Predicted 3D model of a 474-nucleotide part of an RNA (small-subunit ribosomal RNA, 3' major domain) from a Bacteroidota bacterium.
Its mean pLDDT, the model's own confidence on a scale to 100, is 82.
Its Rfam family is "Bacterial small subunit ribosomal RNA".

Context: one part of a larger RNA
RNA sequence: UGACGGGGGUCCGCACAAGCGGUGGAGCAUGUGGUUUAAUUCGACGAUACGCGAGGAACCUUACCUGGUCUAGAAUGCGAGGGGAUGAUCCAGAGAUGGAUCAGUCCGCAAGGACCCGAAGCAAGGUGCUGCAUGGCUGUCGUCAGUUCGUGCCGUGAGGUGUUGGGUUAAGUCCCGCAACGAACGCAACCCCUAUCGGUAGUUGCCAGCGAUAGAGACGGGGACUCUACCGAGACUGCCUACGCAAGUAGAGAGGAAGGAGGGGACGACGUCAAGUCAUCACGGCCCUUACGACCAGGGCGACACACGUGCUACAAUGGGCAGUACAGAGGGUAGCAAAGCGGUGACGCUGAGCCAAUCCUGAAAGCUGCUCUCAGUUCGGAUUGCAGGCUGCAACUCGCCUGUAUGAAGCUGGAAUCGCUAGUAAUCGCGCAUCAGCCAUGGCGCGGUGAAUACGUUCCCGGACCUUGUACA
Numbered sequence: 001u002g003a004c005g006g007g008g009g010u011c012c013g014c015a016c017a018a019g020c021g022g023u024g025g026a027g028c029a030u031g032u033g034g035u036u037u038a039a040u041u042c043g044a045c046g047a048u049a050c051g052c053g054a055g056g057a058a059c060c061u062u063a064c065c066u067g068g069u070c071u072a073g074a075a076u077g078c079g080a081g082g083g084g085a086u087g088a089u090c091c092a093g094a095g096a097u098g099g100a101u102c103a104g105u106c107c108g109c110a111a112g113g114a115c116c117c118g119a120a121g122c123a124a125g126g127u128g129c130u131g132c133a134u135g136g137c138u139g140u141c142g143u144c145a146g147u148u149c150g151u152g153c154c155g156u157g158a159g160g161u162g163u164u165g166g167g168u169u170a171a172g173u174c175c176c177g178c179a180a181c182g183a184a185c186g187c188a189a190c191c192c193c194u195a196u197c198g199g200u201a202g203u204u205g206c207c208a209g210c211g212a213u214a215g216a217g218a219c220g221g222g223g224a225c226u227c228u229a230c231c232g233a234g235a236c237u238g239c240c241u242a243c244g245c246a247a248g249u250a251g252a253g254a255g256g257a258a259g260g261a262g263g264g265g266a267c268g269a270c271g272u273c274a275a276g277u278c279a280u281c282a283c284g285g286c287c288c289u290u291a292c293g294a295c296c297a298g299g300g301c302g303a304c305a306c307a308c309g310u311g312c313u314a315c316a317a318u319g320g321g322c323a324g325u326a327c328a329g330a331g332g333g334u335a336g337c338a339a340a341g342c343g344g345u346g347a348c349g350c351u352g353a354g355c356c357a358a359u360c361c362u363g364a365a366a367g368c369u370g371c372u373c374u375c376a377g378u379u380c381g382g383a384u385u386g387c388a389g390g391c392u393g394c395a396a397c398u399c400g401c402c403u404g405u406a407u408g409a410a411g412c413u414g415g416a417a418u419c420g421c422u423a424g425u426a427a428u429c430g431c432g433c434a435u436c437a438g439c440c441a442u443g444g445c446g447c448g449g450u451g452a453a454u455a456c457g458u459u460c461c462c463g464g465a466c467c468u469u470g471u472a473c474a
Stems, first nucleotide, its partner, number of pairs: 001474002003471003007468007015458002019421005026313008034304002042053002064299007076123003081117003086103007106113002125288002128286003134282002136277003139273001141271001146185006152161003165176003191265004196233007206222002210220002236259001239253001240251004302440001315414001319373007331362003336355002340351004380411001385406007427450007
């Protein structure tokens, strides 16, 4: 100087407390451990691994296994030389591959070129190892308020001072003081979204008034309004009161759509964990080179006595079923989204208007109204399984999703323990998107609808900041 303390002081955070909803029990989904296996590819392991890399494992992907094959090689460049570019068919084979036949070239006068094949040779290739050789990127402490430098001063020196102190703040934020005076990286602001108003603009959006219509912004028209998307305004403790030297704090004060950082996002200091990643990529070293490279078929990554994490659905009446009826936002769409009509109980099929989209397409659900069920393993719950179908795809056996019908398991609120959340939040309800042929999505990322309770307080648990104290630790 740090680190640590079941030392002290001050302070903060859904840290506790106060509250609401869960997890831990059940079934299923998913990840992991373990076990099994020819293989169940690899990585990630307290917090900071475990619906994580994976924003799509039937083949492909694919890195694994078994078998069949290749050796300048599966890709790309140069390349002597050759050519019938390219397309189709046949044979053997699981295919890779090998063999055979047929049709048939383009530009240019030509040379030559395009394209294809391609010897030798030069360059290969490796998801093989090392993240403890690395770059880059990332997690975490932590959006915590800290981390330093120049000069000066103090100290033999390590180092200190500044950065401590008194106040204040979300903040090393600001004020006052001070052997310090300044400065840098952080904080804040500058950026984006959202809440109010104004201006500009008026189609594909809108419709107050006028016309028109059986009815409908479908049209004549209109720019007022909504909205769209660009430019501005607006909030600064500016004003008032109280306290205060000031900074600032308090106010159920004013004004204002908004008030003291209005709400949210992007943004992550010096560094810590030899944290994570050599399997995104790049790269040093090491290793393989008729194989640790490459191609193919099939299998595996989907196994199942078990154990754990994360979720979904429930155990019901604030509910289930049936019928009627209302209101979003944000997105996506041409190898696409598809209205309407017809067929089918349905998944879906046939036909197909419109739309490269503020134009066309894309039932919101919870809600509300009525009827029913009356506490029961039930009209709760839907696992599991049988049968019959639909769709995608070369192909759904291993191993897809969906529909109909039948079946109707466990489950009656979950031990010890444990998680999230402070407001348009939790809870609850649906909608969309990426990936994607299809989909194992209950995941992820967004969007809106309905919409709470509680916070006395900081003693205690956890994490953190500053000052101080002890130390046999560095």